[in-house]
The RNA shown here (c-di-GMP-I-GGC riboswitch aptamer) has 85 nucleotides and comes from a Candidatus Bipolaricaulota bacterium. The sequence was found by an Rfam model in a public genome assembly. Taxonomically the source falls in Candidatus Bipolaricaulota (Bacteria, Bacteria candidate phyla).
RNA sequence: CCUGACCAGGGCAAACCCGUAGAAAUACGGGGACGCAAAGCCACAGACCCGACCGGCAUCGCCGAGGGUGGCUGGGUUGCCGGGA
Numbered sequence: 001c002c003u004g005a006c007c008a009g010g011g012c013a014a015a016c017c018c019g020u021a022g023a024a025a026u027a028c029g030g031g032g033a034c035g036c037a038a039a040g041c042c043a044c045a046g047a048c049c050c051g052a053c054c055g056g057c058a059u060c061g062c063c064g065a066g067g068g069u070g071g072c073u074g075g076g077u078u079g080c081c082g083g084g085a
Base pairs, nucleotide, nucleotide: 001084002083003082004081011036012035016031017030018029019028020027021026034071040077041076042075044074045073046072047069048068049067050066054064055063056062057061
């Protein structure tokens, strides 16, 4: 540097349920395992979700700002074990 068919020790935890926070998306804690070799970390680009507050349009609502998803994709960064060069 490439790789995850094979080894060992392990790690994380979808849906769903309960609790808490929130306007919501959702997050966190507990239970629970669908999956994951970065399902470790970072909202930088794209995508998607939300719509309380703020600004604009002159208002069904739309746009901006804002919030969220890293288990949507790309990118950045760190790293265990095995195999190969």
The coordinates come from a structure-prediction model, not an experiment, and the mean pLDDT is 82.